Predicted 3D model of RNase P RNA and transfer RNA as a complex of 440 nucleotides.
């Protein structure tokens, strides 16, 4: 030095002016309460001070706090997860490990339970596609018929109908374990050794699962097809619920009037309230509250292989409602990318111009 | 903001996982006719909205993105 894994960080800097949001202070007008004391509330207007988007504020793809329906409760259908052990408020996230795969390697990718519980597909080719099935060509004993040759006992060839086989050819993603031997008329796990698979035993590991012996002789793929098995799950959703104002036509039309109707959501039951439910038509379309201090963020210690937990210790960091974080001007440099909060976290996926850091890795090149 | 459905020629729709995705309207050419409509007859035109898996094979099953559209106090 080159080439490359793997985490973790920033997100143009810095100065002046002028604006914008929500907060504090301060002087000042005007209501309103009080009845005179720079009391208190609410508005406006100025002036000061700090502060004011992100790593993904995003897609809404999952998990949860919240709020309401009963503090959400039984059970059926739905739906999610799915190799094992941990971690968390949970969770499809993370950490550790196993297995398989892919890379010289650091590493890195996997929707990885069950097909010997059922049931369903397996098109077109092919003889035959899931039944221990099936036979076109190849093999082949044995029989009839033709030919040849003959020592008349047979021997070789060819054909033909039925048998045996499942080796070998065709065909297809996939043809009923696989390579080598024995064997046989020809063959075949019929036998035999190895290997892969199955069932089971024994060690090791909390477990997945790895290592070894033993047996019977092989049982196809699909579960992101129905389905078994474990395991979770109740619906909505800040436009959720309350609060105060303000408006208005307790209007029409339908159902059901208690075994009834709604909350109640796919249904049943259970609960809870009961002249209520739904359409349709009308009015209000204003304030407040949720609302930001929170499984919160840095830092040391400790435990743990890690994710993470305890304990101290300090920090305060937006909260708008037609929506604020901008514009102009200097300097500078590696010329600046994706994109902006709207209840709030945790996770993941996409989008992203470029720079910094730290560990490892292969090559080469000097000592 | 928050729930949700939905994407197949130019439009409107169709298709059990199984030939080359098909059907009407449209759009070209021809034939009837003096023309022109209406009718017959041939014919074009699709990476089924991207990409990735799962399968022997995907419009179709799973994931993820990307575009439309719908509601609500």
């Nucleotide at each position: 030095g080159a080439a490359g894994u793997g985490g973790g960080c920033c997100a143009g800097a810095c100065g002046a002016u002028c604006g914008c949001g929500g907060g504090g202070u301060c002087u000042u007008u005007c209501c309103c309460a009080g009845g005179u004391g720079u009391u208190g509330g609410g508005a406006g207007a100025g002036g000061c001070c700090a502060u004011g988007a992100g790593g993904a504020a995003a897609g809404u793809c999952c998990g949860g706090g919240c709020u309401c329906c009963a503090c959400a409760g039984g059970g059926c259908a739905g739906g999610a997860a799915g190799c094992c052990g941990g971690c968390u408020a949970a969770c499809g996230g993370c950490c550790g490990g196993g297995c398989g795969g892919g890379g010289u390697g650091a590493c890195c990718c996997g929707a990885c339970g069950g097909a010997a519980a059922g049931c369903g597909c397996c098109g077109c080719a092919g003889a035959a596609a899931a039944g221990a099935a099936g036979a076109c060509u190849c093999c082949c004993a044995c029989u009839g018929c033709c030919c040849g040759c003959u020592c008349u006992g047979g021997c070789g060839g060819g054909u033909a109908a039925g048998a045996g086989a499942a080796a070998a050819g065709c065909u297809g993603a996939a043809a009923c374990g696989g390579u080598g031997g024995u064997g046989u008329a020809a063959g075949a796990g019929a036998c035999c050794a190895c290997c892969a698979g199955c069932a089971u035993c024994c060690c090791g590991g909390c477990a997945a699962c790895g290592g070894g012996g033993u047996g019977g002789c092989u049982u196809g793929g699909c579960a992101a097809g129905c389905c078994c098995c474990u395991u979770c799950u109740g619906g909505a959703g800040c436009a959720a619920a309350c609060g105060c104002a303000a408006a208005u036509a307790g209007g029409a039309g339908c159902g059901c009037u208690a075994u009834g109707g709604u909350g109640u959501g796919g249904c049943c039951c259970g609960c809870a309230c009961u002249g209520c439910g739904c359409u349709c038509g009308g009015g209000u379309u204003g304030c407040g509250c949720g609302c930001u201090u929170g499984a919160g963020g840095c830092c040391u210690a400790c435990g743990g292989u890690a994710a993470c937990g305890u304990a101290g210790g300090u920090c305060c960091u937006a909260g708008a409602u037609a929506a604020a974080u901008g514009a102009u001007c200097g300097u500078c440099c590696a010329c600046g990318a994706c994109a902006g909060a709207a209840c709030c976290c945790g996770g993941c996926u996409c989008a992203u111009c470029g720079g910094c850091c730290c560990a490892c890795u292969u090559c080469g090149c000097a000592a | 903001g928050g729930g949700c459905c939905u994407g197949u020629g130019g439009c409107g729709c169709a298709a059990c996982g199984g030939u080359u995705a098909g059907c009407g309207c449209a759009g070209g050419g021809g034939a009837c006719u003096c023309a022109u409509a209406a009718u017959c007859c041939c014919u074009g035109g699709g990476u089924u909205g991207g990409g990735g898996g799962u399968u022997c094979g995907a419009a179709u099953c799973c994931c993820u993105c990307c575009g439309g559209g719908c509601c609500c106090a």
Rfam match: Bacterial RNase P class A. The family's RNA type in Rfam is ribozyme.